[in-house]
Context: one part of a larger RNA
Molecule: small-subunit ribosomal RNA, central domain
Organism: uncultured Sulfobacillus sp.
RNA sequence: CUGGGCGUAAAGGGCGUGUAGGCGGUGCGGUACGUAGCGGUUUUAAGCCUCCGGCUCACCCGGAGGAGGGCGGCUAAACGGCCGCGCUGGAGGGCAGGAGAGGUGCGCGGAAUUCCUGGUGGAGCGGUGAAAUGCGUAGAGAUCAGGAAGAACACCGGUGGCGAAGGCGGCGCACUGGCCUGGCCCUGACGCUGAGGCGCGACAGCGUGGGGAGCAAACGGGAUUAGAUACCCCGGUAGUCCACGCCGUAAACGAUGGGUACUAGGUGUCGCGGGGGUCCACCCCGCGGUGCCGGAGCUAACGCACUAAGUACCCCGCCUGGGGAGUACGGCCGCAAGGUUGAAACUC
Numbered sequence: 001c002u003g004g005g006c007g008u009a010a011a012g013g014g015c016g017u018g019u020a021g022g023c024g025g026u027g028c029g030g031u032a033c034g035u036a037g038c039g040g041u042u043u044u045a046a047g048c049c050u051c052c053g054g055c056u057c058a059c060c061c062g063g064a065g066g067a068g069g070g071c072g073g074c075u076a077a078a079c080g081g082c083c084g085c086g087c088u089g090g091a092g093g094g095c096a097g098g099a100g101a102g103g104u105g106c107g108c109g110g111a112a113u114u115c116c117u118g119g120u121g122g123a124g125c126g127g128u129g130a131a132a133u134g135c136g137u138a139g140a141g142a143u144c145a146g147g148a149a150g151a152a153c154a155c156c157g158g159u160g161g162c163g164a165a166g167g168c169g170g171c172g173c174a175c176u177g178g179c180c181u182g183g184c185c186c187u188g189a190c191g192c193u194g195a196g197g198c199g200c201g202a203c204a205g206c207g208u209g210g211g212g213a214g215c216a217a218a219c220g221g222g223a224u225u226a227g228a229u230a231c232c233c234c235g236g237u238a239g240u241c242c243a244c245g246c247c248g249u250a251a252a253c254g255a256u257g258g259g260u261a262c263u264a265g266g267u268g269u270c271g272c273g274g275g276g277g278u279c280c281a282c283c284c285c286g287c288g289g290u291g292c293c294g295g296a297g298c299u300a301a302c303g304c305a306c307u308a309a310g311u312a313c314c315c316c317g318c319c320u321g322g323g324g325a326g327u328a329c330g331g332c333c334g335c336a337a338g339g340u341u342g343a344a345a346c347u348c
Stems, first nucleotide, its partner, number of pairs: 003320004007302002012316001014200004021193003025087007033080002035076004040071004048066007090190001091187004095182004102176007109153001113149008124135002161168002205246006214240002219235004257315006265293012297304002321348003330341004
């Protein structure tokens, strides 16, 4: 390389968008580039395949034939390509409805927490396994009233919904993306995938400026302990929050790439539609999501099972024994932290 694979053994890119490329529905006509057949010519030899022969066999060697490649000719036109004319089932659009924590901005609300001021009150509070550090007669804790601030939104809440993923949850408004349903109309293959590229991308971290209630790396103290650079307790700074700009990672997980088609059922739930109904219940059917159970089939087993890990096709990514190592070197990116690409010696 061929091959075999990628839920858990090594292996799905974190996610999207899209360039090149690869692949591509249906009818008719054309062409003859691929393809196929025939014959010609060429391809030193060797090699490969078949047959025969020589070394006792084989390896090896000799002989014959064949396959294969190039070029030009004739023929075929099913399939692929190309050209032309169509089609509507794929795809997209118009119209009418619909659900939703999808995104961005602005504003508003209540509970709680902490702090501040004042009233009442008078010895404790807090914390733990038990304590102590800590707070408190300069009046704490408790309780009442008022004020300030920041962050997060109990119940509803779901085995629920939305989003490509990361992710998204109080309420209102504005702007805005996607999705679903219905049946007529329109375009007429406009499609799928996607190396590079570009964009998005939790947390932590970084830069500048703001903010800072609670929480809390680091740090200080109290305990525990043989020790305790921990677990427990009292404090507490970055940070957590906002704006703008970086970083670009993750058990970025369904550890399962995307698309299309096909392949028993049962049951729950969300959205829309149709039909029935004693018409707010409920029942049946269709489409689209999201769960559970389960048959065939698949699987090393576990399990998966119309949301496939089944049956097939198309395209991309990736794997090829463990350690060394996601390291070194180099390149690219980054302010840095580091990221990305990614070996070898050696060793088992």